[in-house]
RNA sequence: ACCCGAUAAAGGCAAACCCAGUGAAAGCUGGGGACGCAAAGCCACGGGCCUAAAGAAAGGAAUCUAUGGUCGCCGGGCUGCCGAA
Numbered sequence: 001a002c003c004c005g006a007u008a009a010a011g012g013c014a015a016a017c018c019c020a021g022u023g024a025a026a027g028c029u030g031g032g033g034a035c036g037c038a039a040a041g042c043c044a045c046g047g048g049c050c051u052a053a054a055g056a057a058a059g060g061a062a063u064c065u066a067u068g069g070u071c072g073c074c075g076g077g078c079u080g081c082c083g084a085a
Stems, first nucleotide, its partner, number of pairs: 004083002012037002017032006035072001041078003045075003048070003055064002
């Protein structure tokens, strides 16, 4: 240095839920809060999943579509703390 990840050490992040804001929605942001996470750090590159304002079709309330979103769904790329076996 690389692989690897421990009843190690120092720490880090923050699910659900609540409040406020934002958005058509999915969702996101801030505060509180911890389910958990060795990358639960970053990137929408591939796949999956969610939403459907506008648009299309249609004419009784439903269909299709991402240019929207999700990295805490998976893969991939980039970067990082520590050092037992």

A computed fold for an 85-nucleotide RNA from Candidatus Fraserbacteria bacterium RBG_16_55_9, annotated as c-di-GMP-I riboswitch aptamer. The coordinates come from a structure-prediction model, not an experiment, and the mean pLDDT is 88. It was read from a public genome assembly, where an Rfam model found it.